A computed fold for a 73-nucleotide RNA from a Candidatus Peribacteraceae bacterium, annotated as transfer RNA. The prediction has a mean pLDDT of 82.
[in-house]
RNA sequence: AGGCGCGUAGCUCAGCUGGUAGAGCACAGGUCUCCAAAACCUGGGGUCGUAGGUUCGAACCCUACCGCGCCUG
Numbered sequence: 001a002g003g004c005g006c007g008u009a010g011c012u013c014a015g016c017u018g019g020u021a022g023a024g025c026a027c028a029g030g031u032c033u034c035c036a037a038a039a040c041c042u043g044g045g046g047u048c049g050u051a052g053g054u055u056c057g058a059a060c061c062c063u064a065c066c067g068c069g070c071c072u073g
Stems, first nucleotide, its partner, number of pairs: 001072007010025004019056001027043005049065005
C1' cells in the first nucleotide's frame, strides 16, 4: 500500500427481507435476614465508531474517514 472481518448499555453479545433497539452479567432500590450472601421483584442506563448520501422511514443499504484484528506484497 491492497484485501477481508469487526465496532450496538459499564462488560460479553443478540437484533429477521429497512418499520424506530434487546438479553445475560454488572449497577441502584425493595422483599427476606440479627447483618450479609443467595433467591425473588422492580428500576435506571444507548442519539448503534464519526460524517455524509439513499429512503416516508437506516443499527441494517451506499460512500469517505477513525479504531482494532487477520491476510497478501
Its Rfam family is "tRNA". Rfam links the family to the GO term triplet codon-amino acid adaptor activity. It is annotated as a transfer RNA.